[in-house]
Molecule: transfer RNA
Organism: Aquificota bacterium
RNA sequence: GGGGCCGUAGCUCAGUGGGAGAGCACCGGUAUGGCAGGCCGGGGGUCGCGGGUUCGAUUCCCGCCGGCUCCA
Numbered sequence: 001g002g003g004g005c006c007g008u009a010g011c012u013c014a015g016u017g018g019g020a021g022a023g024c025a026c027c028g029g030u031a032u033g034g035c036a037g038g039c040c041g042g043g044g045g046u047c048g049c050g051g052g053u054u055c056g057a058u059u060c061c062c063g064c065c066g067g068c069u070c071c072a
Base pairs, nucleotide, nucleotide: 001071002070003069004068005067006066007065010024011023012022013021018055026042027041028040029039030038048064049063050062051061052060
């Protein structure tokens, strides 16, 4: 330098044109002599960035950035 895959909550990831979600973590309550675990509830997101298509984009297209990997 070229090809492929990936980028979504603090972490690990799901989702795929019309509601942004799960587990763990965090906070509060309950409970306990106390802690952990359990149970109940809650907070937390520019869906990497920019542009395009569309009535509508996390999702489709293009460019850029970053990560992994293969080739040279």